The RNA shown here (transfer RNA) has 75 nucleotides and comes from a Rhodospirillales bacterium. Rfam family: tRNA. It is annotated as a transfer RNA.

RNA sequence: GCGGGCGUAACUCAGCGGUAGAGUGCGACCUUGCCAAGGUCGAAGUCGGGAGUUCGAAUCUCCUCGCCCGCUCCA
Numbered sequence: 001g002c003g004g005g006c007g008u009a010a011c012u013c014a015g016c017g018g019u020a021g022a023g024u025g026c027g028a029c030c031u032u033g034c035c036a037a038g039g040u041c042g043a044a045g046u047c048g049g050g051a052g053u054u055c056g057a058a059u060c061u062c063c064u065c066g067c068c069c070g071c072u073c074c075a
Stems, first nucleotide, its partner, number of pairs: 001071007010024004018055001026042005048064005
């Protein structure tokens, strides 16, 4: 330098054009004599960043940043 993959809640991941979700964790409450376990509810997201396409973008296109993998060139 070229190609590919990944980036979404604190963590692990889903969602592949139509209101952003699950599990774990966290908080409150219920249950219990207490703990653990269990149950209910809740908080938490500029979807890595920017631009474009579209009535509408996490999703499609372009640029860019970070991490990983492969190939190649030079000194």